[in-house]
RNA sequence: CACGCAAGCCAAGCAGCCGCGGGGGUUCGCCCUCGAGGAAAGUCCGGACAUCACAGGGCAGGGUGGUCGCUCACAACGACCCGGGGAAACCCGCGGGAAAGUGCCACAGAAAUACACCGCCUAAGCGCGCGGCCACACGUGAGCUGCGUGCCGGUAAGGGUGCAAUGGUGCGGUAAGAGCGCACCGGCGCCGCGGCGACGCGGCGGCCAGACAAACCCCACCCGAUGCAAGGCCAAGCAGGACCGUUUGCAGGCUGCCCGCCGAGGUCCAGGUAGGCCGCUCAGAUAGAUGGCUGCUCACGACAGAAUCCGGCUUAUCGGCUAGCUAAGGAA
Numbered sequence: 001c002a003c004g005c006a007a008g009c010c011a012a013g014c015a016g017c018c019g020c021g022g023g024g025g026u027u028c029g030c031c032c033u034c035g036a037g038g039a040a041a042g043u044c045c046g047g048a049c050a051u052c053a054c055a056g057g058g059c060a061g062g063g064u065g066g067u068c069g070c071u072c073a074c075a076a077c078g079a080c081c082c083g084g085g086g087a088a089a090c091c092c093g094c095g096g097g098a099a100a101g102u103g104c105c106a107c108a109g110a111a112a113u114a115c116a117c118c119g120c121c122u123a124a125g126c127g128c129g130c131g132g133c134c135a136c137a138c139g140u141g142a143g144c145u146g147c148g149u150g151c152c153g154g155u156a157a158g159g160g161u162g163c164a165a166u167g168g169u170g171c172g173g174u175a176a177g178a179g180c181g182c183a184c185c186g187g188c189g190c191c192g193c194g195g196c197g198a199c200g201c202g203g204c205g206g207c208c209a210g211a212c213a214a215a216c217c218c219c220a221c222c223c224g225a226u227g228c229a230a231g232g233c234c235a236a237g238c239a240g241g242a243c244c245g246u247u248u249g250c251a252g253g254c255u256g257c258c259c260g261c262c263g264a265g266g267u268c269c270a271g272g273u274a275g276g277c278c279g280c281u282c283a284g285a286u287a288g289a290u291g292g293c294u295g296c297u298c299a300c301g302a303c304a305g306a307a308u309c310c311g312g313c314u315u316a317u318c319g320g321c322u323a324g325c326u327a328a329g330g331a332a
Base pairs, nucleotide, nucleotide: 001329004325005324007322008321009320010319012297013296014295015294016293017292018291020035021034022033023032024031025030037303041314042313044312045311046310047309048308049227050226051225052224061223062222063221064220065219066080067079068078069077081095082093083092084091085090096218097217101216102215103212105210117159118158119155120154121153125151126150127149128148129147130146131145132144133143134141135140136139167185168184169183170182171181172180186208187207188205189204190203191202192201193200194199231278232277233276234275240269241268242267243266244265252262253261254260298301
């Protein structure tokens, strides 16, 4: 230096004119001011808030899942552990338990938790064939034995199948083999030491145990239900209830008051529909605003539009900026 890694930020800019929604002022002419996002999206997780339910415990159901912290809480955040990838910076992990039990493992293959298809072996056992030794009655066997072969059997080292075949490599051993024995490596278990812990290090023991739990299941911890169409307030009309009044004349009217006259209804209450308001926000609607035109400049402009609020996750996204990190490679 070209790459690479990772964190944060911006999301064409400026000016003029005309509009739209909220707020404020006004001399009623108008003026001032504010007006989408990093995801406003999906609604996946958590919380606030609201209504209902609720003594306590359990079952069922659901969720979370390395450890320790942090947080009101969470699947967020921080540090660390283990496994994998990378030369490194760093990244990825649906990361409890398969040595509690059940289930399942396509195709291929003899066999998928069980296995002998090919191959290898003949030490032991039972036969057959051909010999040898031995015995004698001299061509026979009742004995011993060699070679070949068959059965029964042994063997998971080799071949073959498969994602996977019962740890790996080597030496010994054996009839052939095998942790059968040994050395090293891997796993598991026990012990000791270190660490709050996940876990790490060391020693001992041939103990060697397949994968899958986003299959059932087991373990630990957590979870009441419903979501702003929650929910609250005011409340026309119609219907309802109580009281007063209709010969003793209410309210109201003529008429400001008294008399007189006319007059048949009037007052109050509860729940609550239409409707309105609150919830609802320094963007804040339900009539649902955030746009259009012109000019200039550039790197020529992506995904996208709030609806109670907040913390996360996921998904979409033209490009650009800032301060860092690495050093396999190239150059000086």

The RNA shown here (Bacterial RNase P class A) has 332 nucleotides and comes from a Solirubrobacteraceae bacterium. The sequence is in RNAcentral, with records from ENA. The same sequence occurs in records of 2 taxa. Its Rfam family is "Bacterial RNase P class A". From the family's description: Ribonuclease P (RNase P) is a ubiquitous endoribonuclease, found in archaea, bacteria and eukarya as well as chloroplasts and mitochondria. Rfam classes the family as a ribozyme. Taxonomically the source falls in Solirubrobacteraceae (Bacteria, Bacillati, Actinomycetota, Thermoleophilia). Of the family's consensus pairs, 90% are formed in the model.